[in-house]
RNA sequence: UCACUGGAGAGAGGCUGCGCCCGACGCAGCCCACCGAAGGGGCAAGCGGCAUCCGCUCGAAGAGUGGGGCCGCCAAUCUCUCAGGUAAAGCGGACAGCGA
Numbered sequence: 001u002c003a004c005u006g007g008a009g010a011g012a013g014g015c016u017g018c019g020c021c022c023g024a025c026g027c028a029g030c031c032c033a034c035c036g037a038a039g040g041g042g043c044a045a046g047c048g049g050c051a052u053c054c055g056c057u058c059g060a061a062g063a064g065u066g067g068g069g070c071c072g073c074c075a076a077u078c079u080c081u082c083a084g085g086u087a088a089a090g091c092g093g094a095c096a097g098c099g100a
Base pairs, nucleotide, nucleotide: 001100002099004097005096006095011032013031014030015029016028017027018026019025020023033086034085035084039082040080041079042078046073047072048071049070050069052068053067054066055065056064057063058062
């Protein structure tokens, strides 16, 4: 990466428009509420770098080391809810199992 299997959450919400098979219909826009498991953003430890302050060691110059500061990289089922989603079915689905 591919095939198969399992796979959660949350309004059958309101208004408007269009279409048709005229319905608990479908699609689109807007509004309110809600969900986190496509995708996306954020955070720790750690690692790397920078400059300066303090302490310690050695010292000729300076070097080493501990702590504080700033910057960069950076995980998740945490967090945000941009995107996505919110009856059943279908689709999608992180992740898990198995095979190649």

The RNA shown here (Glycine riboswitch aptamer) has 100 nucleotides and comes from a soil metagenome. Rfam family: Glycine riboswitch aptamer. Rfam describes the family as follows. This family represents the bacterial glycine riboswitch. RNAcentral holds the sequence, with entries from MGnify. Its mean pLDDT, the model's own confidence on a scale to 100, is 78.